RNA sequence: CGAGUCGGUCGGACGGUCGCGGCGCCGUCACUUCUUGCGAAGGGAUGUCGUCGAGGAAAGUCCGGGCUCCACAGGGCAGGGUGGUCGUUAACAGCGACCCGGGGUGACCCGCGGGAAAGUGCCACAGAAAGUAGACCGCCUCCCCUUCCGGGGGGAGGUAAGGGUGAAACGGUGGGGUAAGAGCCCACCAGCGCCCGGGGUGACCCGGGCGGCUCGGCAAACCCCACCCGGAGCAAGGUCAAGAAGGUCCCUCUCGGGGGACCGGCGCAGGCGUUCGAGGGCGGCCCGCCCGAGCCUGCGGGUAGACCGCACGAGGCUGUUGGCAACAGCGGCCCUAGAUGGAUGACCGUCGCCUCCGCUCCGGCGGAGGGACAGAACCCGGCUUAUAGAUUGGCUCGUCCC
Numbered sequence: 001c002g003a004g005u006c007g008g009u010c011g012g013a014c015g016g017u018c019g020c021g022g023c024g025c026c027g028u029c030a031c032u033u034c035u036u037g038c039g040a041a042g043g044g045a046u047g048u049c050g051u052c053g054a055g056g057a058a059a060g061u062c063c064g065g066g067c068u069c070c071a072c073a074g075g076g077c078a079g080g081g082u083g084g085u086c087g088u089u090a091a092c093a094g095c096g097a098c099c100c101g102g103g104g105u106g107a108c109c110c111g112c113g114g115g116a117a118a119g120u121g122c123c124a125c126a127g128a129a130a131g132u133a134g135a136c137c138g139c140c141u142c143c144c145c146u147u148c149c150g151g152g153g154g155g156a157g158g159u160a161a162g163g164g165u166g167a168a169a170c171g172g173u174g175g176g177g178u179a180a181g182a183g184c185c186c187a188c189c190a191g192c193g194c195c196c197g198g199g200g201u202g203a204c205c206c207g208g209g210c211g212g213c214u215c216g217g218c219a220a221a222c223c224c225c226a227c228c229c230g231g232a233g234c235a236a237g238g239u240c241a242a243g244a245a246g247g248u249c250c251c252u253c254u255c256g257g258g259g260g261a262c263c264g265g266c267g268c269a270g271g272c273g274u275u276c277g278a279g280g281g282c283g284g285c286c287c288g289c290c291c292g293a294g295c296c297u298g299c300g301g302g303u304a305g306a307c308c309g310c311a312c313g314a315g316g317c318u319g320u321u322g323g324c325a326a327c328a329g330c331g332g333c334c335c336u337a338g339a340u341g342g343a344u345g346a347c348c349g350u351c352g353c354c355u356c357c358g359c360u361c362c363g364g365c366g367g368a369g370g371g372a373c374a375g376a377a378c379c380c381g382g383c384u385u386a387u388a389g390a391u392u393g394g395c396u397c398g399u400c401c402c
Base pairs, nucleotide, nucleotide: 001398002397003396004395005394006393007392008391009390010389012351013350014349015348016347017346018345020053021052022051023050024049026047027046028045029044031042032041033040034039055373059384060383062382063381064380065379066378067233068232069231070230074287075286076285077284079229080228081227082226083225084098085097086096087095088094099113100111101110102109103108114224115223119222120221121218122217123216136163137162138159139158140157141156142155143154144153145152146151171189172188173187174186175185176184190214192211193210194209195208196207197206198205199204237308238307239306240305246263247262248261249260250259251258252257266300267299268298269297270296271295272294279291280290281289315334316333317332318331319330320329321328322327353370354369355368356367357366358365359364
C1' cells in the first nucleotide's frame, strides 16, 4: 500500500421568528361542594416564567418475561417447544466460552450437533447391482465345434482384485498366496469394540495394548429417547358519573298532563334448570374435583362520559473488584415523552457532510444538486428485517522498503 474478516460510534450543528404537548411556581376567570359567616377544598379554562419532549431499529409481532385478571385437585391421552458441554440471566430458541463436524491459505464463518442394532419408509436416472445387493466388459479351469494356427463360437464351474455407471458400490496402500482371485493371510493406516494410563468441572482430547476383519446414507422423513410447557391479555384490570323500564312519596293541574325527591338498574318472547344440578372453572379431549340459582337464544330500548392503570424501572451513566468473556458485587451521580383522532412543526440565516462541473498561485475558491431507513401508545431482555453517508479499532493474508 492492497485485499479480507470481526466489532464500535454518529447519522447534522448553531442562532432567530411564529406555533404545539406534559409537569411546576405564581396570577386571573367562572363553576361545584362544605360553612352562620369569613373562608376552605376540588377539578376546569387561561396568562407570564421555568423545565422536559421519539428510535437504532420506535418496524415485524418471531421468542422470553414483568404486571393485571381467572384457575390452582389431581390423573391420563393428545399437542407444542428444545436437543453437544459448562456458565450467565427474571427468563429465553437469547448471550459468552469451549468441544465435535463442515468450509476457508488464514483471521474467521456455518451447525440440519441425542438415536439408523425398536420399527416403518426413501435413495430418481444411470448401472449387473443401492443393504446383509450384484455379473455388463472382464480373469481362470474343464469340455465341445471350427481354424488361414493369429484366433473365433458355445456349454459347465470358480471369481468380484481390474474396467465401466453413479452423489454414493460392502475399508485403503503394499506384499504373500491362488488355476485366477478375495482380509484368505501378513505389515502399516482408518474405522469399530474392549481394557489401561494421563489431561479437563464437562462435552471430549492424547497415549498404549488386545481383537475380530469392517453390516451405506437420509430422522429439517415418520418415529424413538431426554428435558420443559395453566389460560387470556392494557381493547388486561379498576374507580366515579350517567342511564331507560318500573315503584314509592310530595307539589301542581285546563284532569290530557307537568315538576321534584328517593328506591331501582331495562322490556317482550322462547328454551333449559333450582341438589335427580341448567350453566361455569381448569389451552384441546376423557375421568375426577370445585362453584352454583339462575343461565342461554332472538327482537327492541338506555349509557358509551371522566379518572386511575400511565411512566422510579430486572432504569441510565460512571469508577472499582472478580471473571477469558457474557455477566455479577460494591461505590458515586442522574430522572430523561406520556398523547387519547392522538403533541415536538413551519420559515429564515450561517456553518458542516456527500456527489458533479469549472478554476487553481495546490493553500483552496466558485456554482448546481443531495441527506438514508423511518414516528412511542403498558413496560422490559432478545431475535429478524430496512438503512444515503461519515468515522474508528482489533486481527489475517499478499506485495514493497528499512
Molecule: Bacterial RNase P class A
Organism: Frankiales bacterium